A computed fold for a 116-nucleotide RNA from a soil metagenome, annotated as SAM riboswitch aptamer (S box leader). Model confidence (mean pLDDT): 83 of 100. The model forms 97% of the base pairs in the Rfam consensus. Rfam family: SAM riboswitch aptamer (S box leader). Rfam describes the family as follows. The SAM riboswitch is found upstream of a number of genes which code for proteins involved in methionine or cysteine biosynthesis in Gram-positive bacteria. Gene Ontology term of the family: regulation of gene expression.
């Protein structure tokens, strides 16, 4: 750097002790009734990988699709990637109108896992 996913799902013991949710702000939450984080043990998903079946071929493999199982590589077990920031649309409300404000829904950005 492509590319796939990101509304669902999984907690318990042992150690540490002060912050802690990736990122400038702001909200909001978790946390000395011990969080975050380390390590053991559960477990949860199905990214690779494995199996079947299909497509597909002259026949085979790839490639895609679909099902499957969870003994192996990962990954993860608070809050939709905890919400927002930017751009668009849309419905309301406010206003002469402009801005402005709730809500909703799309996409950019970032970012997190796979596999390449």
């Nucleotide at each position: 750097c492509u590319c796939a996913u990101c509304g669902a799902g999984a907690c318990c013991g042992g150690c540490u002790g002060a912050g802690g949710g990736a990122u400038a702000a702001g909200g909001c939450c978790c946390u000395u009734a011990g969080a975050c984080g380390c390590c053991g043990g559960g477990g949860c998903a199905a990214c690779c990988g494995c199996c079947a079946g299909g497509c597909u071929u002259a026949a085979c493999c790839a490639c895609c699709c679909u099902g499957g199982a969870a003994a192996g590589g990962u990954g993860c077990c608070a809050a939709c990637u905890c919400c927002u920031g930017c751009g668009a649309u849309g419905u309301c409300c406010u206003u002469c109108a402009c801005c402005g404000g709730a809500c909703a829904u799309c996409g950019a950005c970032a970012g997190a896992u796979g596999a390449g």
The RNAcentral record of the sequence draws on MGnify.